[in-house]
Molecule: transfer RNA
Organism: Planctomycetota bacterium
């Protein structure tokens, strides 16, 4: 400097343009003498900005942050 990828709760990681799931984490509760387990229940997310669409996590255009690849 050119080219390509990625970017969803606190963590990882799904999701034909049509209710954003699941695991693990946290809190609370039941079950124990405690603790683990098991069980219920709740927490909380689409990187930011525009566009196109009846409708956007997805598709376009931009910007940010990381990453690889060349030079």
């Nucleotide at each position: 400097u050119g080219g390509c990828c990625c970017u969803u709760g606190g963590u990882g990681u799904a999701a034909c343009g049509g209710u954003a799931g699941c695991a693990c984490g946290a809190a609370g509760g039941u079950u124990u003498c405690u603790g683990g387990u098991a069980c219920c229940u709740u927490u909380a997310g689409u990187c930011g900005g525009g566009g196109u669409u009846c409708g956007a996590a997805u598709c376009c255009c931009u910007g940010a942050g990381g990453g690889c690849c060349a030079a």